[in-house]
The prediction has a mean pLDDT of 76. This is a predicted structure of a 153-nucleotide RNA (c-di-AMP riboswitch aptamer (ydaO/yuaA leader)) from a soil metagenome. The sequence is in RNAcentral, with records from MGnify.
RNA sequence: UGCCUAAUCCCAGGACACGAAGAGUCCGGGAGCGGGGGAACCACGGGGGCUCCAGUGUCUGGGGUCCCAGGGGCGAAUCGGGUCUUCUGACCCGUAGCGCGACUCUUUCAGCGCGAGCCCGACAGCUAACCCCGCCGGCCCAAGAGAGAGGAA
Repeated sequence: UGCCUAAUCCCAGGACACGAAGAGUCCGGGAGCGGGGGAACCACGGGGGCUCCAGUGUCUGGGGUCCCAGGGGCGAAUCGGGUCUUCUGACCCGUAGCGCGACUCUUUCAGCGCGAGCCCGACAGCUAACCCCGCCGGCCCAAGAGAGAGGAA
């Protein structure tokens, strides 16, 4: 100077610190960006035990309760196959999807990468009003071409 990511900007507010100013740190506030919960309507409605009611008949339907398999969120990061391995796990090949290329945005081709990790804790579909939360962290010596629109000189 740029990149990934929501992860940025501002305050003439208060405090710390300093001789003063400025920057910085903490608290508070604003804007902006991002995420979760949460009606109606719509959608969904597992299995087993016990028990109650109804039907009528050894079953069916509905209710209550307990247990089991659970279920859900952030993110592009899903899914499939293979090798090794006692298990755990390690590795490899693909793949849904995601990112990069230097004025910006959209798009086409070629090229190069990613395709992880973490959280909630029996619980959450969608969801107006409403409520709650986050603004971290990690990188760069690289800088292809075409089209359209805009901007700058």